[in-house]
A computed fold for a 1519-nucleotide RNA from Alkaliflexus imshenetskii DSM 15055, annotated as small-subunit ribosomal RNA. Taxonomically the source falls in Alkaliflexus imshenetskii (Bacteria, Pseudomonadati, Marinilabiliaceae, Alkaliflexus).
RNA sequence: ACAACGAAGAGUUUGAUCCUGGCUCAGGAUGAACGCUAGCGACAGGCCUAACACAUGCAAGUCGAACGGUAAAAUGGUAGCAAUACUAUUGAGAGUGGCGCACGGGUGAGUAACGCGUAUGCAACCUGCCUGUAACUGGGGGAUAGCUCCCUGAAAGGGGAAUUAACACCGCAUAAGACUACGGCAUCGCAUGGUGCAGUGGUAAAAUAUUUAUAGGUUACAGAUGGGCAUGCGUGACAUUAGUUUGUUGGUGAGGUAACGGCUCACCAAGACUACGAUGUCUAGGGGUUCUGAGAGGAAGGUCCCCCACACUGGUACUGAGACACGGACCAGACUCCUACGGGAGGCAGCAGUGAGGAAUAUUGGUCAAUGGGCGCAAGCCUGAACCAGCCAUGUCGCGUGCAGGAAGACGGCCCUAUGGGUUGUAAACUGCUUUUGUAUGGGAAGAAAGUUAGCUACGAGUAGCUAUUUGCCGGUACCAUACGAAUAAGGAUCGGCUAACUCCGUGCCAGCAGCCGCGGUAAUACGGAGGAUCCGAGCGUUAUCCGGAUUUAUUGGGUUUAAAGGGUGCGUAGGCGGACUUGUAAGUCAGUGGUGAAAUACUGCAGCUUAACUGUAGAAUUGCCGUUGAUACUGCCAGUCUUGAGUACAGUUGAGGUAGGCGGAAUGUGGUGUGUAGCGGUGAAAUGCAUAGAUAUACCACAGAACACCGAUUGCGAAGGCAGCUUACUAAAGUGUCACUGACGCUGAUGCACGAAAGCGUGGGUAUCAAACAGGAUUAGAUACCCUGGUAGUCCACGCUGUAAACGAUGAUUACUGGUUGUUAGCGAUAUACCGUUAGUGACUGAGCGAAAGCAUUAAGUAAUCCACCUGGGGAGUACGUCGGCAACGAUGAAACUCAAAGGAAUUGACGGGGGCCCGCACAAGCGGAGGAACAUGUGGUUUAAUUCGAUGAUACGCGAGGAACCUUACCUGGGUUUAAAUGGGAAGUGACAGACUUGGAAACAGGUUUUUCUUCGGACACUUUUCAAGGUGCUGCAUGGUUGUCGUCAGCUCGUGCCGUGAGGUGUCGGGUUAAGUCCCAUAACGAGCGCAACCCCUAUCGGUAGUUACCAGCACAUAAUGGUGGGGACUCUGCCGAGACUGCCGGUGUAAACCGUGAGGAAGGUGGGGAUGACGUCAAAUCAGCACGGCCCUUACAUCCAGGGCUACACACGUGUUACAAUGGCCGGUACAAAGGGCAGCUACCCCGCGAGGGGAUGCGAAUCUCAAAAACCGGUCUCAGUUCGGAUUGGAGUCUGCAACCCGACUCCAUGAAGCUGGAUUCGCUAGUAAUCGCGCAUCAGCCACGGCGCGGUGAAUACGUUCCCGGGCCUUGUACACACCGCCCGUCAAGCCAUGGGAGCCGGGGGUACCUGAAGUAUGUAACCGCAAGGAGCGUCCUAGGGUAAAACUGGUGACUGGGGCUAAGUCGUAACAAGGUAGCCGUACCGGAAGGUGUGGCUGGAACACCUCCUUU
Repeated sequence: ACAACGAAGAGUUUGAUCCUGGCUCAGGAUGAACGCUAGCGACAGGCCUAACACAUGCAAGUCGAACGGUAAAAUGGUAGCAAUACUAUUGAGAGUGGCGCACGGGUGAGUAACGCGUAUGCAACCUGCCUGUAACUGGGGGAUAGCUCCCUGAAAGGGGAAUUAACACCGCAUAAGACUACGGCAUCGCAUGGUGCAGUGGUAAAAUAUUUAUAGGUUACAGAUGGGCAUGCGUGACAUUAGUUUGUUGGUGAGGUAACGGCUCACCAAGACUACGAUGUCUAGGGGUUCUGAGAGGAAGGUCCCCCACACUGGUACUGAGACACGGACCAGACUCCUACGGGAGGCAGCAGUGAGGAAUAUUGGUCAAUGGGCGCAAGCCUGAACCAGCCAUGUCGCGUGCAGGAAGACGGCCCUAUGGGUUGUAAACUGCUUUUGUAUGGGAAGAAAGUUAGCUACGAGUAGCUAUUUGCCGGUACCAUACGAAUAAGGAUCGGCUAACUCCGUGCCAGCAGCCGCGGUAAUACGGAGGAUCCGAGCGUUAUCCGGAUUUAUUGGGUUUAAAGGGUGCGUAGGCGGACUUGUAAGUCAGUGGUGAAAUACUGCAGCUUAACUGUAGAAUUGCCGUUGAUACUGCCAGUCUUGAGUACAGUUGAGGUAGGCGGAAUGUGGUGUGUAGCGGUGAAAUGCAUAGAUAUACCACAGAACACCGAUUGCGAAGGCAGCUUACUAAAGUGUCACUGACGCUGAUGCACGAAAGCGUGGGUAUCAAACAGGAUUAGAUACCCUGGUAGUCCACGCUGUAAACGAUGAUUACUGGUUGUUAGCGAUAUACCGUUAGUGACUGAGCGAAAGCAUUAAGUAAUCCACCUGGGGAGUACGUCGGCAACGAUGAAACUCAAAGGAAUUGACGGGGGCCCGCACAAGCGGAGGAACAUGUGGUUUAAUUCGAUGAUACGCGAGGAACCUUACCUGGGUUUAAAUGGGAAGUGACAGACUUGGAAACAGGUUUUUCUUCGGACACUUUUCAAGGUGCUGCAUGGUUGUCGUCAGCUCGUGCCGUGAGGUGUCGGGUUAAGUCCCAUAACGAGCGCAACCCCUAUCGGUAGUUACCAGCACAUAAUGGUGGGGACUCUGCCGAGACUGCCGGUGUAAACCGUGAGGAAGGUGGGGAUGACGUCAAAUCAGCACGGCCCUUACAUCCAGGGCUACACACGUGUUACAAUGGCCGGUACAAAGGGCAGCUACCCCGCGAGGGGAUGCGAAUCUCAAAAACCGGUCUCAGUUCGGAUUGGAGUCUGCAACCCGACUCCAUGAAGCUGGAUUCGCUAGUAAUCGCGCAUCAGCCACGGCGCGGUGAAUACGUUCCCGGGCCUUGUACACACCGCCCGUCAAGCCAUGGGAGCCGGGGGUACCUGAAGUAUGUAACCGCAAGGAGCGUCCUAGGGUAAAACUGGUGACUGGGGCUAAGUCGUAACAAGGUAGCCGUACCGGAAGGUGUGGCUGGAACACCUCCUUU
């Protein structure tokens, strides 16, 4: 350059992320089936199941030109009147004989094999018919079927006698060539060996027919075709099948075969196959090809073609060229049928068809016209091969069901924000057009060529050519023409995401859907229906199966630190891989070329059916195998050489390397002797235990066993496990140096062998300590535990076994390469001991690179190479069964059914922790006063009731909604009424009412009666009645909502833009160091800025100034009064308004870089946000409220609406919350004397006077209020009481009253008199408060006729104590850490037990199946033996022998089904018991092992980190 081809993802684990990993989907395909639907044609396909059983018909015959011969019949002849007789010719059927029946057609049971595929070989073979070549075809013989007769049997059939033919059968002759024996010559081959030539001896042939020219026949050679045999390579699963084999492996000889061969036999040898998978078991016809896939592959083997095998099951041979024979034979077996019971017959896996099985697969059709086959000289006959037709949407392809116009965008349907709009929809109607298909009528093929017959021509009496004639199942079909008329023709699935397509109604975790995720519990795009939409379309969906997606078995093309996965470690066999150089060779490799790779299929071009599917033709391809020629880089092989890999030698070095022996001191325990006296010991606290028979403690002596402090570590050694006092002996290793020697001797390593902590086992010792089990004491709801006191195996030694651990670096071994920094161990070099270089080891940090990330990073998890081991979703399960090992415990190997859609890794953000650090708060502490005890008030629960209306329920309900329930309120109950209604608006009709007053009934509502009675500009207004359209609901859902509110919390937080970091979720900013009340500010900083919060701005209050003074004020000046700002006046003061000032860490000192802090600093009325208020970030609690209001949906409509009377919300064995009053002397009572603020007031507050003890009543004045009024108490002064249930306390009760109100019975407040309860300071526990605060004292207001107010909201008066401090309790903030939590610890989650369902293991046994072994028997049949019988003989019969199908017996093994009972497992609803794990999970967890326990589990022993924390105290060291 040319050409060709060409690869898509998605859903689902999480709060979110990345990864690992499974499950699922979208595609294509089918011999399909099922559901709904269906107009036509062409081409193809059609028992996948029972190789199950078959009625009936057909599927293999043909030849008279091989033979004998004939019935009926026909024709001719003779005789006869005729019947008839005789004769000749033709002659069916049957028979002898030849050829065919071994093809064609069917099926896939068996077969894991030279069966198939491919490539070779046969010097080890056969081959009828066909072709070619050579030679021959002489002369005889005896039978037999048929036919005839006879016998027998039900039949099938059988037997006998007589007679007869042949191309049937048998001798004889001949032998070119053939075969065979012998030796000779020549020549060839890869071995055995082959071929050619000539010679000698031996053996075996033949068939006739006739038209006389052929057709046959025999022998032999060659060809072609078809077969046989052998070999290389390829062609399933299981190792839970590891050993198999006796004709087995080989040899010699013989037999047998077409032929080689243990194919068979005799003898000899002991071999042969196997981890590169023998043997066994299971499964399966193989290929061309088909489907899928980018390909590599994977799956399949139906139709068509090739090969094989089989023909009811098993065995056997015969005939033949060919068979051990689908429509032949014999025997055995099973089954079916006939029978006269004596015997017989049969084989659809040929074509149709039947039954059965099954989800499921067709006509008992036509023709030999074509193609092909058999026989024949031929005509022809036969042919369910074949060609056609029928049935089936089973598939592929094609056509049609109309086309154009048509908006009143019709009707109807559906939807909506509903006077209207949208959609169905140009869709329909309507108008015009067309006629494929359809119906009718008419015409009408190709496929036919040969051959036969007749004739003609050419040459060589046969062949070739020509002419004529004859032959079509399909089929009057395809096709063509004409007429008619939109006429005859559309459905299925889907519409939550994946995945194209949305709304309404119904239903209410029901009914149901579902491929995965999942939908449905009253607003379902997910169920069912409807409308609409989407996709495909005579089909559309579903189911099943295969490939794909799936790089999810990874050759292309994966992995193994933590996700599944490195063997516990080494040595080493086979195997795999292997350093440098040179020569040769050419096996691998590469190139050219030859053969083969059947056809069909697939691909490309062209062509034929109207097109296409389909078909024809040509090409390319068939990636393979074999041969041949060449190349020699690489690999291999042969040979030679080398030193760098590896090893050896020598030298010195190092170490808890190993084995055996000896020795030592400390500690512990025990014993002895003292001293000594009452406790010791132990714990969170105790107790058990020991001790006056003298313990513990202490001194000395003795004994025993085990372990080796300090040194001692990020040390060292070893292959790993592991190894630690000192010393001796033996022994192994490593590294360094020298570069002397060998010369690739190497690396890895399946099977194998050895080693291998702890626990455990066996035998024998030993036993000080510690210590499973066990016992006791505690703890606890329990405590089979944690804690304590004891204590046995064991721990120790020797010998033997076991063979496993978190046997871990969770990281296989070896080699090479690739940046730095800094320690340390052992050597060496150089020197001065610093310092440096180098080799081997052992640590830390950080790059590139890698990784999902965490991280790894010359000791790789980087870059490469070689070898081994291992993984493929979770659970079931490291379980079951089997096998091997073990004394046992157990170890090794190691499944399936079933079940789930996840399980998992790393990291992120939160939340949480009986994790850590820092900090704050009346959180604790320090204080003051309360609550919890009493009585009463009030709210709640509970109970009661006709009703005790409803809501609020940890903090954040309970003096809450309610800031005021006698009626009303009121929603509840009982009873009585009303039904367009209580109100408002519109329309229509009517009236001049209505309302009011009086009156009757009544509890009232209401019903009835009487009476009075509008305005007007005359249009009407106003009001009412009737009717109509709209009502009403404190009924439900606060989990459909709006709005509002509580709480965390006035806590300091919550976010954004841009940038940067990270694959990403996210992070950074917001962290760190300081500081603050504060994410307040400063510094630092991959961040820089900003927003909502904090603070400030707002209001009140504390000081001052200016201004203004009425109703406030009154210093000075006056007037008046008994007295009073009462009056004139004043604007100084208080006060009231308004406007300003002032406080900002501004100043000083100290500390600090700064921010800031400290000083009871100065100044100041006030000092560090001065005090108080308003102000409540993002959000949390499905927090509260549908009964304040609003509102979606649902529900009721003579009632769940509405009116009225009465009752209830006020009940009362009880429990709780919030308060009031007290229990007294810091007090009660009596008398006297003062001082506020903030508010209210006309249906009101009321001065003052009078009456009443008083609540209050009667008068009267001021004030709509800085003017009048409500209006102070504690305090202070004086008196009295004297510690008592009182002169405390006031409940309760009786009586009498006052006031409000229609009305105080249920059910008001107040007053007076009398009564005088509990209570003497309150258990566990608990609440508030940090200064004008707590405590205490009164005052006011809202609601309100009155009031159950002791409540709530405000106001002022008097006026404290205490805070060392942050260990602890509670709440909160920030940082960090762990997590299996994310509904977020009120989380998650484990095991037993109980219940239901499912699959499965064991199981006394029971019932089968296939195979092998041993023995017995043994048909048919081949081979073989044979005296008696037959035959002259050849030979035969009969009887034996060998082998064998089948049958029987026996003992084992293998494999299935079932089984009382039994074991664990899985899944299920909110069951039971505990709490094991996840946080330090409350005793860190886990691994191996042993014991124990209802269960999770506990404990011992050794190991691991895949554990948190290391704050305080004590001690030690240092400064």

Its mean pLDDT, the model's own confidence on a scale to 100, is 83. It matches the Rfam family "Bacterial small subunit ribosomal RNA".